[in-house]
Molecule: c-di-GMP-I riboswitch aptamer
Organism: Propionispora hippei DSM 15287
RNA sequence: AGGAUUUUUUGGCAAACUUGUCGAAAGACAAGGACGCAAAGCUAUGGAUCUAACUAUACCAAAGGACGGUAUAAAUGAUUGCCAAGCCGCAAAU
Numbered sequence: 001a002g003g004a005u006u007u008u009u010u011g012g013c014a015a016a017c018u019u020g021u022c023g024a025a026a027g028a029c030a031a032g033g034a035c036g037c038a039a040a041g042c043u044a045u046g047g048a049u050c051u052a053a054c055u056a057u058a059c060c061a062a063a064g065g066a067c068g069g070u071a072u073a074a075a076u077g078a079u080u081g082c083c084a085a086g087c088c089g090c091a092a093a094u
Base pairs, nucleotide, nucleotide: 004094005093006092007091012037013036017032018031019030020029021028022027035081041087042086043085045084046083047082048079049078050077055073056072057071058070059069060068
């Protein structure tokens, strides 16, 4: 100096849920609240998952054409507290 394991104090983050705001939704943000977290710090890069506004197709309805309704497909929308990857950071002991 690096790797692995374990752990205390101080400090840090904050799930569900509630209220408010934004959003088509998923979800995000703020306050409260703690299930948990040693990277639950940062980056949606790969996989995975969620949603489906727009779009496409089919059907319904209507009919001059569109608007509209239902179903399916589909991120350009999300999740880093799903798993990897990259960057950064951390006290002590063995």